[in-house]
Molecule: small-subunit ribosomal RNA
Organism: uncultured Thermosporothrix sp.
């Protein structure tokens, strides 16, 4: 920076793009250089190697030559050379190499300190004299399987011991000194030789080198102490007996409780002790703008460890490849007993996602030993394996078409791949071959790497490209396949038949010997906020006070110099990082120089600010005095009203309660009323937006006790202050304990209602409780959802308390001021809402708290509580949100206003009957298809017997019933006739036209392209239509307001049928709608007129007039407009029609038409015959006819309009009861016809209330018409038949005037068929108080958890599946302590009767004695083991508890609107 909560908009979470990696996995893989390579099991290890060396310390043994001497001739001895073995001895094995287990520690880093040691090395001083006794190897004997060991004997040294000497050193004593220190005296205490050379009188002496001893100094290394620094957990709060200190003693190289005895009672801890978890630390590495965060592989420094635990020995120094003991494991064994330790280099097994060769060499660097040669060195130098990382190179370069093929796509034209390829020319890094060939070594030789790097020549484009992605974020699009399948996915999300999101292909994008994925870290993330966040409503102010620690703190002066600032010195290892340069062809990499960084320490300076000390001040704070207000608190006493109960009187039938009732009370006398009494609780009016209190909270009156406050005076103290983790106290209601009390009210409970149910809402009762005393509890929406204190920053207006001024008779009024408490509002702040001197503004100090939602304020643990429970407070798992404010809608059993045949008022109906038509359902071979609440259902269909026709059965055709084009053959085509067949069709006979002769036209046959489809998708579409709705709305431009969605305009006040108009207004205008313009109709004028007999009248047509609130009155803002009136045919849009805004319903239609895609192609096309669409237990919708007397029937009589007509309307006349038939005049129609008396109506007659003279269904018979054809299945006529039905339940429809109702007429469709539809006229009402209610709609407003928008959303139990967690009788294990028992090795102490070389004494000697030592014994400590009771952590556990998740389960409806009982 982006994506993601929303219809949209502004504040949380998740995610992505970057960088990094000791990586791993998938696909792929040409070369080189430089690096890196068990992160897991500090798991177990076969085999080999990794530490030896010195013969110039020493004695010897063996082998091979040689020499000398000797011999008994076998040999023996000696000397010397070369090589080898073990041993004594010296130095080294404490380095180098590995690992990270342990360790939260002076382990590490950094800076200091000193009570210390320091082999080898360097320098200086001094010395190196004289003696002695042993011992390994060896020999002999013995034990054993072995490892190994015992006894006896002999022998060497630079091994060991004694003596001499002793500068100095150690110890003791004395003296000096304040003291580390200095001086004196005494005692103890060293040594080693070897090699070589020279001289020699052969005894010896000298030199050189390497050594040896004592001491001093240095260097190096090490020990110890210490300031500061760096992890998590308080669900670890107290820890500590050698513990803290002292004294004596011991001990160490050295300070010290390091150890010990005694004495004292200390030491550590909220600045986090102790305990638990995790972890080697650092230089540095990665990231980041930085501050930070994370990490601690490779390299370097330090530490720790070496199978686990303990221990000492040697040594200058201590133990990876040393020793002893114990344990586990493993190996050998003759069962008696022994051996071993790869976290060295390779390598093996195991574990694991995962990490290499049992390589070469000591040539270089370095190390050990040695005088040296040299030996040793898995340190190291190299090679090998691995794209594991970084860096470099290549896989060719140039030319080459309006552009091959292939592939993909296509609107069929083309486009893309694409200069890409082919092809032509060129080059040779790399590659292959051949040849040459290093540096790395200073001097003679000597190079593992290595015949390597490098160089030259030759050959030939030759051997060398993949991986991921292409919906948005994010760069890159098409086709096919698939069809919520298969799959993708980092987040949002894709996939249910047109998928740029799955799979494949073509194409494209990115990177490239790699590319992706996964894991991890930092970043983005200002989502832990030091830099740099927040807390009214999003998560977040502690319920309130008091106050210890802590943090912070007024004014002036002065001193110090702790903080602070500056400077200087030292330290800050190497590598690393940055800059400059340089070496490998470059780079990576290496080398040289400079710098940064790491903020330590010492000294110096400054003296503002903070701090500390001293002194002063008064404004902060507190005190004093004065009067003041108040439901502030506690205790006691008192008062009246009311309710209830009790007693008595009056009285007599109800009372009570509700939406309506009932339960309940009442003739045993209720309720009502009067009097008296009892008892408990609460205090009307005043009363308030009022007062008091820290909060909770506090209200009748009086008294007592008591806390706090404001004001005034400026009298006292002199910073005494603010905040406040813990602590302590207070703390509504409910609840608990004990004892009282109990009038009213009233959880639970009982009853009555309501209801589908009603464990509720309503009603009648009613127990705890509510009240008091004492004690717990400690919570709350304990709220201003706003911590406390201080300062500053416009105002206006109320109110309470105090003071002052002015004025006055005055206490009124007015003004000023302090404190408290409300409202409005500016700047500023805020996501907005809002806050706004009592801030949520601007600053300061201190405290508390927050870090996505759910799980959860839950579990476990702790603390508190009698209990209820409170407090502290997680995790697994799960979601891509949860949430705040505001916006636009929609909705509300919210509000206001207003419309509409919406209700009401009326009239006529429907719903009941019969029939017609449509639909559902059912049936069927088929009952073709569509339409489905309003807005499908007399709808598409304005006309299904065949046709229509799409359906079914059967029979045919296959370039097709129809269109266009091409090729070949053909003239059998049309027409006429004929055979066959139900028909379609099939067969037969006759017969083409034009011509420039090339061919063409019209046909046929065969073939190729193609036709055809009422097959699917109306959810791919166009067009058209319905609906809200003829409702009055819907928008735009500019401006203004708002961070924004958006608002304003369009709201408001009036008015209208109307967003119609007027007024007002941050709006001003405009558009689509409304209205008007158009048509019909009503009046008149005028002109014209045929087919009209005819006038000025009627009729038809054209043109025009008329109506505009124009006039008057009243109302109104003197506006719009309304009411009334005049005139007028008509009066306030005169009546009717056409006209349907932005949009809504994925509304309807692929079957009217068109059209994308998909599907069928001898069939899903097409033709034919017959059937079906007409079925029928039912149900619904729309109609017709009725049920009758306002009527039926009969007779007589009257009056229309709109229309239609040549394949037509059809007159007169004739026939028929009639339908109709015959007939043919007239009419292409103001002429003729339909058409007649149009019917209702009027007059007269009859019927007399009945299933009828109502009603006509149904059925029978006989006819007529249309038509190829009326069986399924038409209409009409006549005669006969004569069903239901007596006005219709719940419910429901239309209509406000020439309307409803009633009556007939015409037309379209159509051969025929009309109760439907469209139109026409005739007769011609009733009612509207009104807008409470139902329905629909409009405007404003309000609430909202709704936005596919209330047909919305959504809660909990139950049932099912899965997941993680808690509890649980128990059970299993880990860890660290404690008590006791046992106790190895070993150090120390004691002992040491056994054994015993040096030294001492005695002895001629043998030997004896002594000192000392050793074995052994005892003791302290002590690893480990055992026993025990606890602690803590974990695993598991029948069962159990809640939680989470899961397209369509069950029950209800709790919440969101007044959510239907406001919610919490």
């Nucleotide at each position: 920076g982006a994506g993601u909560u929303u219809g949209a908009u502004c504040c949380u979470g998740c995610u992505c793009a970057g960088g990094a990696u000791a990586a791993a996995c998938g696909c792929u893989g040409g070369c080189g250089g430089c690096g890196u390579g068990c992160c897991u099991a500090a798991c177990a290890c076969a085999u080999g190697c990794a530490a030896g060396u010195c013969g110039a310390a020493c004695g010897u043994c063996c082998u091979g030559g040689g020499g000398u001497u000797u011999u008994a001739c076998g040999g023996a001895a000696c000397c010397g050379c070369a090589g080898g073995g073990a041993g004594u001895g010296g130095c080294g094995g404490a380095c180098g190499g590995g690992u990270g287990a342990g360790u939260a520690g002076c382990a590490c880093g950094u800076g200091g300190g000193u009570a210390u040691c320091u082999a080898g090395c360097u320098c200086c001083g001094a010395g190196u004299g004289c003696g002695g006794a042993a011992u390994a190897c060896c020999g002999g004997c013995g034990a054993g399987a072995a490892a190994u060991c015992g006894c006896c004997g002999a022998c060497a040294a630079g091994a060991c011991c004694g003596c001499c000497u002793a500068c100095g050193u150690u110890c003791c004593c004395c003296c000096c000194u304040a003291a580390u220190g200095g001086g004196g005296g005494g005692a103890g205490g060293a040594a080693a030789g070897c090699u070589u050379u020279c001289c020699u009188g052969c005894g010896g002496g000298g030199g050189a080198g390497c050594g040896c001893u004592c001491g001093g100094a240095g260097a190096u290394g090490a020990g110890c102490c210490u300031g500061c620094g760096g992890c998590c957990g308080a669900u670890u709060a107290g820890c500590u007996a050698g513990u803290u200190g002292g004294u004596g003693g011991g001990g160490u190289a050295a300070a010290a409780g390091c150890c010990u005895a005694c004495c004292a009672a200390g030491g550590c801890g909220a600045c986090g002790a102790u305990c638990g978890g995790u972890a080697g630390c650092u230089g540095g590495u990665c990231u980041g703008a930085g501050a930070g965060g994370a990490c601690g592989a490779u390299c370097a420094g330090c530490c720790a460890c070496a199978c686990u635990g303990g221990g000492a020995u040697u040594g200058a120094g201590a133990a990876c490849g040393g020793c002893c003991c114990a344990g586990a494991c493993u190996c050998c064994u003759a069962c008696g007993g022994g051996g071993g330790g790869c976290a060295g280099c390779a390598g093996u097994g195991a574990g694991g996602a995962a990490u290499u060769u049992u390589c070469c060499g000591c040539a270089a660097u370095g190390g050990g030993g040695g005088c040296a040669a040299c030996c040793c060195u898995g340190a190291c130098g190299g090679a090998g394996c691995a794209a594991c990382g970084c860096c470099g190179c290549g896989u060719g370069c140039a030319g080459g078409a309006g552009g091959a093929a292939g592939c993909u796509u296509u609107u069929c034209g083309g486009a893309g791949u694409g200069u890409a390829a082919a092809c032509u020319g060129c080059u040779u890094u790399u590659c292959u071959g051949u040849g040459g060939g290093a540096a790395g070594a200073g001097g003679c030789a000597g190079g593992a790497c290595g015949g390597u790097a490098c160089c030259a020549c030759a050959g030939g484009a030759a051997g060398a490209a993949g991986c991921c992605c292409c919906g948005g974020c994010u760069a890159a699009c098409u086709a096919c396949g698939u069809g919520c399948c298969a799959g993708c996915a980092g987040c949002c999300g894709c996939g249910g038949u047109a998928a740029u999101a799955c799979g494949u292909a073509g194409g494209g994008g990115g990177c490239g010997a790699g590319c992706g994925u996964u894991g991890u870290c930092c970043g983005g993330a200002g989502u832990u906020a030091c830099u740099g966040g927040g807390c009214g409503u999003a998560a977040a102010g502690g319920g309130c006070g008091u106050g210890c620690a802590g943090g912070c703190g007024g004014u002036c002066g002065u001193g110090c110099g702790c903080g602070u600032u500056u400077g200087u010195g030292c330290a800050g290892a190497c590598a690393g990082c940055c800059c400059c340069g340089u070496g490998c062809u470059u780079a990576a990499c290496g080398c040289g120089g400079g710098g940064a960084g790491c903020g330590g320490u010492a000294c110096a300076a400054a003296g503002a600010c903070g701090g500390c000390g001293c002194g002063a001040c008064u404004u902060g704070a507190g005190g004093a005095c004065g009067g003041c207000a108040g439901a502030g608190g506690g205790a006691c006493a008192c008062a009246g009203a009311a309710u209830u109960c009790c007693g008595a009187g009056u009285g007599g039938a109800g009372c009570g309660g509700u939406g309506a009732a009932a339960u309940g009370c009442g003739u045993a006398g209720a309720g009502a009323u009067u009097c008296g009494g009892a008892g408990g609780a609460a205090u009307a009016c005043c009363g308030a937006a009022g007062g008091c209190g820290a909060a909770g909270g506090c209200c009748g009156u009086g008294u007592c006790c008591u806390g706090g406050g404001a004001c005034g005076u400026a009298u006292c103290u002199g910073a005494c202050g603010c905040u406040g983790a813990g602590g302590c106290g207070c703390g509504a209601a409910a609840g608990c304990u004990a004892g009282g009390g109990g009038a009213g009210c009233g959880a639970a409970c009982g009853g009555g209602a309501u209801u589908a149910g009603a464990u509720a809402c309503c009603c009648c009762g009613g127990u705890a409780g509510u009240c008091c005393u004492a004690g717990c509890c400690g919570u709350a929406a304990a709220c201003g959802a706003u911590g406390a204190c201080c300062a500053c920053c416009a105002g206006g207006u109320g109110u309470g308390c105090g003071g002052c001024g002015u004025a006055u008779c005055g206490a009124c009024c007015c003004g000023c001021u302090g404190c408290g408490u409300g409202c409005c509002g500016g700047a500023g702040c805020u996501a907005a809402c809002g806050c706004a001197c009592g801030a949520a503004g601007u600053g300061g100090u201190c405290c508390g708290c927050c870090u996505g939602g759910g799980g959860a304020g839950u579990a476990c643990g702790g603390u508190c509580g009698c209990a209820a429970g409170a407090u502290u407070a997680a995790a697994a798992c799960u979601c891509a949100a949860a949430g705040g404010a505001a916006u636009u809608g929609a909705c509300g059993g919210g509000g206001a206003c207003c419309c509409g045949c919406a209700c009401a008022a009326g009239c006529a109906g429907c719903g009941g009957a019969g029939c017609g038509u449509g639909u559902g359902g059912u049936u069927u071979a088929a009952u073709u298809c569509g339409a489905u609440g309003c807005g499908a259902c007399g709808c598409g269909a304005a006309g299904a017997a065949c046709c229509u026709u799409a359906c079914c059965a059967g029979g045919g055709c296959u370039u097709g019933a129809c269109a266009u084009g091409c090729c070949a053959c053909u003239g059998c085509a049309c027409c006429a006739c004929u055979c066959u067949g139900c028909g379609a069709g099939g067969g037969g006979u006759g017969u083409c036209c034009c011509u420039u002769c090339g061919g063409g036209g019209c046909g046929g046959u065969g073939g190729c392209a193609c036709a055809g489809g009422u097959g699917c998708u109306g959810c791919a579409u166009g067009g058209c239509u319905g609906u809200c709705g003829u409702c009055a709305g819907c928008u735009c431009g500019u401006g203004c307001c708002g961070u924004g969605a958006g608002g304003u305009g369009u709201u408001g006040g009036g008015u209208u049928a109307a967003g119609u108009c007027c007024c007002g207004c941050a709006a001003c205008g405009a558009g689509c709608g409304c209205a008007a313009c158009c048509c019909c109709u009503g009046u008149c004028g005028u002109c014209g007129g045929u087919u009209g007999g005819g006038a000025u009248a009627u009729c038809c047509g054209g043109c025009g007039a008329g109506a505009c609130u124009g006039c008057c009155a009243c109302g109104a803002u003197c506006a719009a407009c309304g009411u009334g009136g005049a005139g007028g045919a008509a009066g306030g849009u005169g009546g009717g029609g056409a006209u349907g805004a932005c949009g809504u319903c994925a509304a309807g239609u692929c079957a009217g038409c068109a059209c994308g895609g998909c599907c069928c192609u001898u069939a899903c096309g097409u033709c034919c015959u017959g059937g079906g669409c007409g079925a029928c237990a039912c149900a619904c919708a729309c109609g017709c006819u009725a049920c009758a007397a306002u009527g039926g029937c009969c007779g007589a009589g009257a009056c229309a309009a709109c229309g239609a007509g040549u394949c037509g309307c059809c007159a007169a006349c004739c026939c028929g009861c009639g339908a109709g038939g015959g007939g043919g005049a007239g009419c292409c129609a103001a002429u003729c016809u339909c058409a007649g008396c149009a019917a209702a109506c009027u007059c007269g007659g009859u019927c007399u209330c009945a299933g009828u003279u109502c009603g006509g269904a149904u059925g029978g018979c006989a006819g007529g018409c249309u038509g190829c054809a009326a069986c399924c299945c038409g209409c009409c006529u006549g005669c006969c038949u004569g069903a239901a039905g007596u006005c219709g339940g719940a419910g429901u429809u239309g209509c406000u005037a020439g309307u409803a109702a009633c009556c007939g007429u015409g037309g379209g469709u159509c051969a025929g068929c009309a109760c439907a539809c469209c139109a026409c006229g005739g007769u011609g009402a009733a009612u509207a108080c009104g807008u409470u209610c139902c329905c629909g709609g409009g405007u404003c407003u309000u609430g909202u958890a709704c936005a596919c928008a209330c047909c919305g959303c959504c809660c909990g139990u139950c049932a099912c599946a899965c997941c993680a967690c808690g509890a649980a009788a128990g059970u299993c294990g880990g860890c660290a302590a404690c008590a006791c028992c046992u106790g190895a090795a070993g150090c120390c102490g004691c002992u040491g009767g056994g054994c015993u070389a040096a030294c001492u004494c005695g002895g001629a000697g043998a030997c004896g004695a002594g000192a000392g030592g050793c074995a052994g014994g005892c003791g302290u400590c002590g690893a480990g083991g055992g026993u025990g009771g606890g602690g803590u952590c974990g695993g598991u556990g029948a069962u159990u508890g809640g939680g989470g998740u899961g397209a369509a389960g069950u029950c209800g409806u709790a919440a969101c609107a007044a959510g239907g009982u406001a919610g919490c």